[in-house]
Molecule: c-di-GMP-I riboswitch aptamer
Organism: Paenibacillus sp. SYP-B3998
């Protein structure tokens, strides 16, 4: 120093799931316990792709009233929220091997 991921050791990370006077509008985070699984399941929201809509934007109702119309709730759209263990990308790196 470049590739690899079949093997052993030592080790590491932890899905579901259950707990928390934890954050959060929510999706989800964080801690504890577990132990499905990962050879980058280290770390980045850069791209695509999935959740999720606090808050905006729309639509009909609220409101068959001279005009004007508001709290509210309903439905639909929208990331700036989330996801790195959805995939790609971009970095770093142990042990084992060639």
């Nucleotide at each position: 120093u470049u590739g690899g991921a079949a093997u052993a050791a030592a080790g590491g990370c932890a899905g579901c799931c259950c707990c928390g006077c934890a954050c959060g509008a929510a999706a989800g985070u964080c801690g504890g316990g577990u132990a499905c699984g990962c050879a980058a399941a280290g770390c980045c929201a850069c791209g695509g792709g999935u959740c999720u809509a606090c808050g905006g934007c729309g639509c009909a109702g609220g409101a068959u009233u001279u005009u004007g119309a508001a709290a509210c709730a309903g439905c639909g759209c929208u990331a700036c929220g989330a996801u790195a263990g959805c995939c790609g990308g971009g970095u770093u790196a142990c042990c084992c091997u060639a």